Transfer RNA from an archaeon, 75 nucleotides, folded computationally.

RNA sequence: GGGCGUGUAGCUCAGCCAGGAUAGAGCGGGGGCCUUCUAAGCCUCAGGUCGGGGGUUCAAAUCCCCCCACGCCCA
Numbered sequence: 001g002g003g004c005g006u007g008u009a010g011c012u013c014a015g016c017c018a019g020g021a022u023a024g025a026g027c028g029g030g031g032g033c034c035u036u037c038u039a040a041g042c043c044u045c046a047g048g049u050c051g052g053g054g055g056u057u058c059a060a061a062u063c064c065c066c067c068c069a070c071g072c073c074c075a
Stems, first nucleotide, its partner, number of pairs: 001074007010027004020058001029045005051067005
């Protein structure tokens, strides 16, 4: 230098291919119930520039372009 893949909540990930209107799950965190206390269990709440920028569109995590970071392969 070229190719491919990954990037979404504190962590691990789904959703992307085939756009659809409140962005989700588990774990973790806060509060409550239960318990003599703790753990477990149950209920509930908070937490996101969907890596960044631009474009297309009525509408973009999703499609297109550029860039960034990381991983693998080739040279």
Annotation:
It was read from a public genome assembly. The prediction has a mean pLDDT of 81.